[in-house]
Molecule: TPP riboswitch aptamer (THI element)
Organism: Planctomycetaceae bacterium
RNA sequence: GGCAGCCACUCGGGGCGUCGCGGUCCAAUCGACCGUGUACUGAGAUGCACCCGUUGAACCUGAUCCGGCUGGUACCGGCGGAGGGAAGUGGCCCGUGGCGUCA
Numbered sequence: 001g002g003c004a005g006c007c008a009c010u011c012g013g014g015g016c017g018u019c020g021c022g023g024u025c026c027a028a029u030c031g032a033c034c035g036u037g038u039a040c041u042g043a044g045a046u047g048c049a050c051c052c053g054u055u056g057a058a059c060c061u062g063a064u065c066c067g068g069c070u071g072g073u074a075c076c077g078g079c080g081g082a083g084g085g086a087a088g089u090g091g092c093c094c095g096u097g098g099c100g101u102c103a
Stems, first nucleotide, its partner, number of pairs: 001094002005092006011053004016047001017040002019037007059084003065078004
């Protein structure tokens, strides 16, 4: 001097659903809410956690979207690299130069 790579710290951003069973509200259905499950997916389903921070598909919007698939969410494809979206510091490290010392 650099910031390709790794790590740490601080700060910040984000999501938390589906299903079953029981209960409450309701005339009842639907629905909402509460409880519960060694039921599903996932990094995470309320965790001193997890994921993500511009090289930004973390996450949000369009979207109560379209096609496939599933018990349902999930998942796959589309929309679509569309529109938005949260950063600094230090260490390791890498490069170059100067000086000194040794051979």